A computed fold for a 477-nucleotide part of an RNA from uncultured Magnetococcus sp., annotated as small-subunit ribosomal RNA, 3' major domain.
The source organism's lineage runs through Bacteria, Pseudomonadati, Pseudomonadota, Magnetococcia and Magnetococcus.

Context: one part of a larger RNA
RNA sequence: UGACGGGGGCCCGCACAAGCGGUGGAGCAUGUGGUUUAAUUCGAUGCAACGCGAAGAACCUUACCUGCUCUUGACAUCCUGAAAAUCUCACAGAGAUGUGAGAGUGCCCUUCGGGGAAUUCAGUGACAGGUGCUGCAUGGCUGUCGUCAGCUCGUGUCGUGAGAUGUUGGGUUAAGUCCCGCAACGAGCGCAACCCCUAUCUUCAGUUGCCAUCAUUCAGUUGGGCACUCUGGAGGAACUGCCUGUGUCAAGCAGGAGGAAGGUGGGGAUGACGUCAAGUCAUCAUGGCCCUUAUGAGCAGGGCUACACACGUGCUACAAUGGCGGAUACAGAGGGCAGCGAAAGGGCGACCUGUAGCGAAUCUCAAAAAGUCCGUCUCAGUUCGAAUUGCAGUCUGCAACCCGACUGCAUGAAGUCGGAAUCGCUAGUAAUCGCGGAUCAGCAUGCCGCGGUGAAUACGUUCCCGGGCCUUGUACA
Repeated sequence: UGACGGGGGCCCGCACAAGCGGUGGAGCAUGUGGUUUAAUUCGAUGCAACGCGAAGAACCUUACCUGCUCUUGACAUCCUGAAAAUCUCACAGAGAUGUGAGAGUGCCCUUCGGGGAAUUCAGUGACAGGUGCUGCAUGGCUGUCGUCAGCUCGUGUCGUGAGAUGUUGGGUUAAGUCCCGCAACGAGCGCAACCCCUAUCUUCAGUUGCCAUCAUUCAGUUGGGCACUCUGGAGGAACUGCCUGUGUCAAGCAGGAGGAAGGUGGGGAUGACGUCAAGUCAUCAUGGCCCUUAUGAGCAGGGCUACACACGUGCUACAAUGGCGGAUACAGAGGGCAGCGAAAGGGCGACCUGUAGCGAAUCUCAAAAAGUCCGUCUCAGUUCGAAUUGCAGUCUGCAACCCGACUGCAUGAAGUCGGAAUCGCUAGUAAUCGCGGAUCAGCAUGCCGCGGUGAAUACGUUCCCGGGCCUUGUACA
C1' cells in the first nucleotide's frame, strides 16, 4: 500500500421489510446430469452453465455411428498433355459412382502451321484439407462485479524509502454531483450533457390518410374540403427559471405557482482502470503440436428425438372473478412477389377450388383477445382439466417408419392450490389478455417486439445478500 475481520462509523440497491403473483406437488414441452447405445457429435458447469451456442436436427444441416467408395483429392495456385464448354438418353448400383450412346462446336489473335482466354478430363509433384489437440501460447469478441462511482496523471510539497498528499475533512447529490475548507494547484478516463424513442404546442406539407360544414352513398363510397385525426420535416418548450421557507448571504433541500410535463419527466443506446489464467482454437483469425490411400473427401442408412432416474427453465390446469353456447365492441407494431392472397363456392374442420387486388398509409395477412349483453351449468374429479391411446383425415416436402405440424370422431389419466425451501416485481410496473416478426419448404409452450385491461405495498434500515467511502486490528501478500 492492499486484502481480510462472526471490528467500528456513514451511505446505497426489490437487499430485507410491507405487498402482489409465482416456482418447489400434477400432466406435458424444453435444456442438463446420469444411464444406455454402434453412435446417442461438440462446447457451456455457483452467482455469471442448464428454452445456453441452436433466429427453428425427417434428408440436408451434421461435426457422431455403421456400411460402400476416392487418394493432387470436395476447394486454391503452378506445370505437362488432350478435349471447347455444355446438354440429353440408356444400363448397373442404396447412392456416391461406373459403363455405353447421341447432340454440339463458340470467343480473341493469326504468317492458316498454330497461339491465347475460359471450362473439362488425364498425369506429375510442390501442395491442398482437418468442426484434430492446446482458450493455461494468442488476436478478436463476450460475460461478470456494475451504469457501481470510481480509476489515474503532470508539477509542487512531505517521507531515507515503499509511498503519501491531491481523492482526506464539513455539508450536499443518483453521481469524485456541486459548495466550503485545506500544501496543494491543475488535468485525463469515467458521472452528467450532447444522440434516439416517448409526453405538449407551433409551423410547413395533404395522398394512399382524415371528414367539421354542403351534397351523395350500403360504405369517406363519390364530389368537395385539409379545419380535426394522422403521417414526417423544421422549430418552441423545463432551466430549481419564479415565489416562500430553510441552509454557512454557499451548494442544495422542503413547499407552492404557472405548466402537457418539475426538479435526471419516462424509456433506450452508452459499460472507466481493472477482476475472474472467467468463456470461446466449433463464427472468424492465429503460434505450436498432430493426421496425410487418412484424424482428409463423397454417398446411403442410422444417430443427435434413447429412458429406471435426478435437477433447471417454461406451458396447461386444478375451476363459478369460472366452463360452454349465441350476439356484439375497441388496438398497436409488423410482414408480403418462388410472396400476402380478398370476394364467391365446397368441406363439421384442418383445408381445398378460385382467382380479384397489391412490391402496398391504396391490396392483403387480419378474426384482435380479455371486455360487454343474453342464456346455460350449481360445486361434482364435474359441461373443471386436458394428458394418453384408437380410427379417419389435411398440409408441407423426393420422402413424415424411426422422427413433422394441424383437423375431426372416440378415449378421457394425473391434478381439489402444492413440504423444506425459493424467484420476480415499486407504475402504465406486477398480474392478466391477445397480436406480430425473425429463423423457416414444413415445424414455437422458446426468443425478440407490440398494444388492451390494469393493481397492492414501502413503517423503516435492526437483521440476510451485494456494493461504495472513512477508520481500526492483523503473526496474511
Background:
Rfam family: Bacterial small subunit ribosomal RNA. Rfam links the family to the GO terms ribosome and structural constituent of ribosome. Model confidence (mean pLDDT): 85 of 100. The full RNA is in RNAcentral, with records from ENA and SILVA.